The RNA shown here (c-di-GMP-I riboswitch aptamer) has 88 nucleotides and comes from a Pseudomonadota bacterium. Taxonomically the source falls in Pseudomonadota (Bacteria, Pseudomonadati). The prediction has a mean pLDDT of 85.
RNA sequence: CUUAAAUUUGGGCACACCCGUUCGAAAGACGGGGUCGCAAAGCCUCCGGUCUAAAGCUCUUACGGGCUACGAUAGCGGGGUUGCCAGA
Repeated sequence: CUUAAAUUUGGGCACACCCGUUCGAAAGACGGGGUCGCAAAGCCUCCGGUCUAAAGCUCUUACGGGCUACGAUAGCGGGGUUGCCAGA
């Protein structure tokens, strides 16, 4: 630019909240419902942030407090990586 449309069509994911888990110390995760939003809200903790603090360290007579990620978050941001929908 064209076409009805490309901010499309059809599909995808799923915040809060609710229910469940012979998952977890917790943060949180997972399954079902839900639908705030998302064009990478697909995947990866490499960097920063944030949350948690079991183990460990430490203070305390004790109760308990403090520090701490090797835990969590990719729907906090950056980075890496893969990728769908139409023609010129």

Its Rfam family is "c-di-GMP-I riboswitch aptamer". Its family is annotated with cyclic-di-GMP binding in the Gene Ontology.